A computed fold for a 184-nucleotide RNA from a Clostridia bacterium, annotated as Lysine riboswitch aptamer. Rfam family: Lysine riboswitch aptamer. Rfam's curators write: Riboswitches are metabolite binding domains within certain messenger RNAs that serve as precision sensors for their corresponding targets.
RNA sequence: CAUGAUGAUAGAGGAGCGAUAUUUAUUAGUACUAGUGCUGACUGGCAAGAUGAUGUGCUAGGAAAGGAACUAUCGCCGAAGCUUACAGUUUUAGCCAAAGGAUUGUAUGCUGGGCCUGUACAGAAUAUGUAUAGGACUGUCACAAGUGUCUUACAAGGGAUGUUUGUGGAGCACUAUCUUUAAA
Numbered sequence: 001c002a003u004g005a006u007g008a009u010a011g012a013g014g015a016g017c018g019a020u021a022u023u024u025a026u027u028a029g030u031a032c033u034a035g036u037g038c039u040g041a042c043u044g045g046c047a048a049g050a051u052g053a054u055g056u057g058c059u060a061g062g063a064a065a066g067g068a069a070c071u072a073u074c075g076c077c078g079a080a081g082c083u084u085a086c087a088g089u090u091u092u093a094g095c096c097a098a099a100g101g102a103u104u105g106u107a108u109g110c111u112g113g114g115c116c117u118g119u120a121c122a123g124a125a126u127a128u129g130u131a132u133a134g135g136a137c138u139g140u141c142a143c144a145a146g147u148g149u150c151u152u153a154c155a156a157g158g159g160a161u162g163u164u165u166g167u168g169g170a171g172c173a174c175u176a177u178c179u180u181u182a183a184a
Base pairs, nucleotide, nucleotide: 003182004181005180007178008177009176010175011174014077016076017075018074019073020072021071023069024068032061033060034059035058036057037056038055043097044096045095046094080111081110082109084107085106086105087104088103089102090101091100092099112138113137115135116134117133118132119131120130121129122128140169141168142167143166144165145164146163147162148161149160150159151158152157
């Protein structure tokens, strides 16, 4: 000194990931309210209730949340998403509960990334999301072959690096720098 190990810092993948806010369409002439007809008693308990529970037709009025798109800002590159378990908050409803939904935290496991197609679930939805299977694309590392440049040394051979093709792996990865440490 090549090289190896530990830790820290910075960085790259592109239709890249997520959050927030305004606007817009959809949700929907739906839920709901009022009037008027028909029907006739309720998930458990309390309250209300034949002076009409629940459901439904007509008339008049008439939303919102979640999800989506554009734009802007912010945080980032296990960004983020999902399965399972536990704990908490909230909601469907006059109150308590069952069951269901939404959301937060912890732990475990899976996925490098986006796109297209099929299937299943969620959803009002042919939007979209999630999972899964297949397909090509793309970034990264390793190996193999070809080729250019540099270098050893003018050549064979070797090394470094760029590029083309093929195969394979995974993000606790990859690249760069630094600290500590081992060191023929």